[in-house]
Context: one part of a larger RNA
RNA sequence: CUCAGGAGAAGGAACUCGGCAAAUUAAUACCGUAACUUAGGGAGAAGGUAUACCAAAAUAUUUUGGUCUCAGAAAAAAGGUAGCUGCGACUGUUUAAUAAAAACACAGCACUCUGCAAACACUAAAAGUGGAAGUAUAGGGUGUGACGCCUGCCCAGUGCUGGAAGAUUAAGUUUGAAUGUAAAAAGCAUUUUAAUUAAGUCCCAGUAAACGGCGGCCGUAACUAUAACGGUCCUAAGGUAGCGAAAUUCCUUGUCGGGUAAAUUCCGACCCGCACGAAUGGCGUAACGAUGGCUACACUGUCUCCUCCUGGGGCUCA
Numbered sequence: 001c002u003c004a005g006g007a008g009a010a011g012g013a014a015c016u017c018g019g020c021a022a023a024u025u026a027a028u029a030c031c032g033u034a035a036c037u038u039a040g041g042g043a044g045a046a047g048g049u050a051u052a053c054c055a056a057a058a059u060a061u062u063u064u065g066g067u068c069u070c071a072g073a074a075a076a077a078a079g080g081u082a083g084c085u086g087c088g089a090c091u092g093u094u095u096a097a098u099a100a101a102a103a104c105a106c107a108g109c110a111c112u113c114u115g116c117a118a119a120c121a122c123u124a125a126a127a128g129u130g131g132a133a134g135u136a137u138a139g140g141g142u143g144u145g146a147c148g149c150c151u152g153c154c155c156a157g158u159g160c161u162g163g164a165a166g167a168u169u170a171a172g173u174u175u176g177a178a179u180g181u182a183a184a185a186a187g188c189a190u191u192u193u194a195a196u197u198a199a200g201u202c203c204c205a206g207u208a209a210a211c212g213g214c215g216g217c218c219g220u221a222a223c224u225a226u227a228a229c230g231g232u233c234c235u236a237a238g239g240u241a242g243c244g245a246a247a248u249u250c251c252u253u254g255u256c257g258g259g260u261a262a263a264u265u266c267c268g269a270c271c272c273g274c275a276c277g278a279a280u281g282g283c284g285u286a287a288c289g290a291u292g293g294c295u296a297c298a299c300u301g302u303c304u305c306c307u308c309c310u311g312g313g314g315c316u317c318a
Stems, first nucleotide, its partner, number of pairs: 001313008010304002014302001019299001027051005036041001038146001052067007068072001080297007087289002092104002108144007120130003147284004152214003157211002159207005166202003172196003176192006215233005242276001243273001254270005
């Protein structure tokens, strides 16, 4: 020097991206226990008191008296706590060997397909098998993701479903013509003319918890400002409720308030939303989380500022 431990005056997060690491707490019994809540929880909330041994009496663990120690849960084992907030309801699952999460799954919800030799899947095809020894309260696919309150407008485009009057349209079939073959009607072949003709497409409807989409300009109120109101253009329709500088806000460290002596973070508001928004779900939410951000108390060698001790390695000398 390095690794692993132990102790530390005064201070106590001043360290640092960040209390990372360490320390604190810790057992049992009793007392006591807030907001909020889905009434189950939260909760071991928080916070406090007691704890050994001996004797006696009541009796199944209490009372009274006594004994010793610095110390009686004597060592070891053995929760730090609280508050605000984002995300995800939860227990689960995941990148075997850099990611455990807000990702996946989930119960619940919705749409859609499927009448059984089911849809769908495996197989080049078929046979066969699964689906299922099931039968629409069943099975497959897709999206969302407990629960609570809700889920607005648009079918013009692209899909899907349905419709069939008309338009278009293949091979085929039919009619005519020409040529070849042939002496030749015919037949066969080639080219051509016209007619007929399916699905599909065009067309007509429906459908957004299908893919998706959800405007601009100008004026106006008795200070000013703003515009409930009006005009106009365009559109399939012009973003409703709720939320909003947000895991989304560029300008931006927006502005105001709170917390600090001082805060680009945090919390609460505001709303000019560059570029939230309703199952690509919107907004809330008790409980839960080796989850993200912020704060307080306790605690400490993280630090002011380092010191000493124990053990292993290294190093020097032999």
The part of an RNA shown here (large-subunit ribosomal RNA, domain IV) has 318 nucleotides and comes from Candidatus Vidania fulgoroideorum. NCBI's taxonomy places the organism under Bacteria, Pseudomonadati, Pseudomonadota, Betaproteobacteria, Candidatus Vidania. Its mean pLDDT, the model's own confidence on a scale to 100, is 85.